[in-house]
Molecule: Bacterial RNase P class A
Organism: Candidatus Scatomonas pullistercoris
RNA sequence: CGAGCAGAGUAUGCGGCCGCGGCUGGCAGGACCGAAAGGGGCCAGGCGAGGAAAGUCCGGGCUCCACAGGGCAGGAUGCCGGAUAACGUCCGGCGGAGGCGACUCCAGGGACAGUGCAACAGAAAUAAACCGCCCGCUCUCUGCGGGUAAGGGUGGAAAGGCAGUGCAAGAGACUACCGCUGUGCUGGUAACAGAACAGGCAUAUGUAAACCCCAUCCGGAGCAAGACCAAAUGCAGAGCUAUGUGACUGCCCGUCACGCUCUCAGGUAGGUUGCUUGAGGCUGCCGGUAACGGCAGCCCUAGAUAGAUGGCCGCACACGACAUAACCCGGCUUAUCGCUCUGCUCGCAGA
Numbered sequence: 001c002g003a004g005c006a007g008a009g010u011a012u013g014c015g016g017c018c019g020c021g022g023c024u025g026g027c028a029g030g031a032c033c034g035a036a037a038g039g040g041g042c043c044a045g046g047c048g049a050g051g052a053a054a055g056u057c058c059g060g061g062c063u064c065c066a067c068a069g070g071g072c073a074g075g076a077u078g079c080c081g082g083a084u085a086a087c088g089u090c091c092g093g094c095g096g097a098g099g100c101g102a103c104u105c106c107a108g109g110g111a112c113a114g115u116g117c118a119a120c121a122g123a124a125a126u127a128a129a130c131c132g133c134c135c136g137c138u139c140u141c142u143g144c145g146g147g148u149a150a151g152g153g154u155g156g157a158a159a160g161g162c163a164g165u166g167c168a169a170g171a172g173a174c175u176a177c178c179g180c181u182g183u184g185c186u187g188g189u190a191a192c193a194g195a196a197c198a199g200g201c202a203u204a205u206g207u208a209a210a211c212c213c214c215a216u217c218c219g220g221a222g223c224a225a226g227a228c229c230a231a232a233u234g235c236a237g238a239g240c241u242a243u244g245u246g247a248c249u250g251c252c253c254g255u256c257a258c259g260c261u262c263u264c265a266g267g268u269a270g271g272u273u274g275c276u277u278g279a280g281g282c283u284g285c286c287g288g289u290a291a292c293g294g295c296a297g298c299c300c301u302a303g304a305u306a307g308a309u310g311g312c313c314g315c316a317c318a319c320g321a322c323a324u325a326a327c328c329c330g331g332c333u334u335a336u337c338g339c340u341c342u343g344c345u346c347g348c349a350g351a
Stems, first nucleotide, its partner, number of pairs: 001347010012316007020048002023045005032039002050322001054333002057331005062222004074218005079093005094108001095106004109213002114211002116207003130152002132148006160178002163175003179201001180199004185194003226273004236263005244258005280299008317320001
């Protein structure tokens, strides 16, 4: 210098004017809206979206409901150890796959519990003789019978691989090495690794994000949760009045309904709350390989409820991406113009 790998940061900047949503202070306060609860005014100051606020896919806090205990069903997860409030997340390992490498990827328990599926090709797909090879019969060609899984061919996959011995030709039939299985040993918390011994290997293919089996975990609904205040109308109760009107009923009695006032319960409209100080952030030190944890100091950083961030102007440049909170937090996933920094790998050149 070029090509890469891993991680982190930033998210146009500055200024002016107008506007919008909270907060704080002051002023005004029985004057405005509302039945009430409650909400408004004016001035000043300060604050006001994101790394993903998104998808709503996991986990937890919080709230209400349910709940003796156990089981079935259903769902999720699935190598080992750790972190955490918890997780399907993260960290560190193990095994496997890819890459020269930095590094990346893996849903990574069980296929002798059972069931299913495996297109096409191929003689044959869990069961083997199509070609070939060898032997016998046949004078020979051809054909027939038998042996053979070393070779050819098909396939993702053809009963461990490879070399030799052996044989009529062959074959774990036998031998060495590799693989596999078993046993104990050594190292490691463990997953696992290593070497040793034994077994010729009938251990007979794959697939469990196919059913299934095993182990572990899981109660339901969600801030439109929930709590408080509380009209109108209606329900219930008490009282009052013309001793009235209407219906049964033409008349009498009786029953029912109709008026006004007050009260209770319920909790609809409406209002308040929940609501943002929190598993919070930043800095430093300590423990830990790390995720993370501990201690100290400092900071307060939106809280709406039809839902606030917008508009105009000036200057600068690298010309500005994806996108706008709605109870909160930890993750995952997806979208994203660019720029900057740190560590590392490979190649080339020079000293």